[in-house]
């Protein structure tokens, strides 16, 4: 370059959650790891603290399709 495939954005229904978000079903934006992990970093909720506002600090949470690490992993030239 293929081959088999996989997976599933945004939006909708339906539950959960104060929230960020998340299940399942539809749906297909896109992705070669768009598999897994919260281990750095970031954003985003949220309790409290400080504070004229902006901001910061502190816990506890949610994002792996934000980035970078870390385990895994089809086929194929090799």
């Nucleotide at each position: 370059a293929a081959a088999g495939g996989g997976c599933a954005a945004a939006c909708c229904a339906c539950g959960g959650g104060u929230a960020a978000c998340c299940g399942u079903g539809g749906g297909g934006c896109g992705c070669a790891a768009a598999g897994c992990u919260a281990c750095g970093g970031g954003u985003c909720g949220u309790c409290g603290c400080c504070a004229u506002c902006c901001a910061g600090c502190c816990g506890c949470g949610a994002c792996c399709g934000c980035c970078g690490g870390g385990c895994u992993g089809c086929c194929g030239a090799a």